Predicted 3D model of a 327-nucleotide part of an RNA (large-subunit ribosomal RNA, domain IV) from a Phycisphaerales bacterium.
Context: one part of a larger RNA
RNA sequence: CGGUCGUGAAGGAACUAGGCAACUUAACCCCGUACGUUCGCAAUAAGGGGGCCCUACCCAUUGGGAGGGCGCAGAGAAAAGGCUCUGACGACUGUUUAUCAAAAACACAGCACAGUGCGAACACGCAAGUGGAUGUAUACUGUGUGACGCUUGCCCGGUACUGGAAUGUCACGGAAGGGGGUCAGCUUCGGCGAAGCUCCCGACCCAAGCACCAGUAAACGGCGGCCGUAACUAUGACGGUCCUAAGGUAGCGAAGUUCCUUGUCGGGUAAGUUCCGACGCGCAUGAAUAGCGUAACGAUUGGAGCACUGUCUCCACGACCGACUCG
Numbered sequence: 001c002g003g004u005c006g007u008g009a010a011g012g013a014a015c016u017a018g019g020c021a022a023c024u025u026a027a028c029c030c031c032g033u034a035c036g037u038u039c040g041c042a043a044u045a046a047g048g049g050g051g052c053c054c055u056a057c058c059c060a061u062u063g064g065g066a067g068g069g070c071g072c073a074g075a076g077a078a079a080a081g082g083c084u085c086u087g088a089c090g091a092c093u094g095u096u097u098a099u100c101a102a103a104a105a106c107a108c109a110g111c112a113c114a115g116u117g118c119g120a121a122c123a124c125g126c127a128a129g130u131g132g133a134u135g136u137a138u139a140c141u142g143u144g145u146g147a148c149g150c151u152u153g154c155c156c157g158g159u160a161c162u163g164g165a166a167u168g169u170c171a172c173g174g175a176a177g178g179g180g181g182u183c184a185g186c187u188u189c190g191g192c193g194a195a196g197c198u199c200c201c202g203a204c205c206c207a208a209g210c211a212c213c214a215g216u217a218a219a220c221g222g223c224g225g226c227c228g229u230a231a232c233u234a235u236g237a238c239g240g241u242c243c244u245a246a247g248g249u250a251g252c253g254a255a256g257u258u259c260c261u262u263g264u265c266g267g268g269u270a271a272g273u274u275c276c277g278a279c280g281c282g283c284a285u286g287a288a289u290a291g292c293g294u295a296a297c298g299a300u301u302g303g304a305g306c307a308c309u310g311u312c313u314c315c316a317c318g319a320c321c322g323a324c325u326c327g
């Protein structure tokens, strides 16, 4: 000097990113227990008290009372919740990055949409076949959301899906017809040219798809601008105008979303870029990429307090193990 422990005056979080670490608390019995609540909980809430030994007395089934006794100390050692208030997120128990992340991520019951009529859809496989399922729409598959409560607005123009089949477009294939090559024959010797074979063009017929017409947003998604206006000012219920498929409803809101920003006001502190409650010019909230609430739950995360402490003011001493010196 390092490590693992122990003790500590006065103070008691002044430490620090942060009470990290440590301390406090602790099992059992008795009393007592708030807000909230889905009436189950919350709850070991909180907060108090008790404990050993003896007895011939009283009550009495494993004890209680009363009286007495001892110690610094009676759950006599060890093991054994610190607590409260208030936000955020996720309902919950679960699951996860074996070896830096346990979470607000995943899952979940519930909700919704879509597909599937059974040799089902779907999945694996070249196939046979198998799973689905020895199931049958109260089933199975896919997708989203994620208990519960109250809700889930407007837009089908784009993309997607579903339906429609009149018209346009349209492949392979078929094909009326036309043209070229070849050569029997004919010839005025320039050419013409049947049949066959062959090459090319080809009106017309022709499916799906696309175009087209509709529907569908708990499908992918989207949800405006400028100008004016009220007996002070300010504001703008109101009006005008442009654009759009439609112009953001209920809620919530400086938010885990707010740049400006330490916004402004209130609370808490002597003092608060954090926190809580409000406000709303929301840079750039918003309704199953769900919105807003919510008891319970959480090795989650923010803020505050009580208790407690070597975290600190400010370090000291001790034990053991190392390091180091000598041997």
Stems, first nucleotide, its partner, number of pairs: 001322008010313002014311001019308001028050004036041001038147001052069004057065003070074001082306007089298002094106002110145007122131003148293004153223003158220002160216005167211003173205002177201006185192002224242005251285001252282001263279005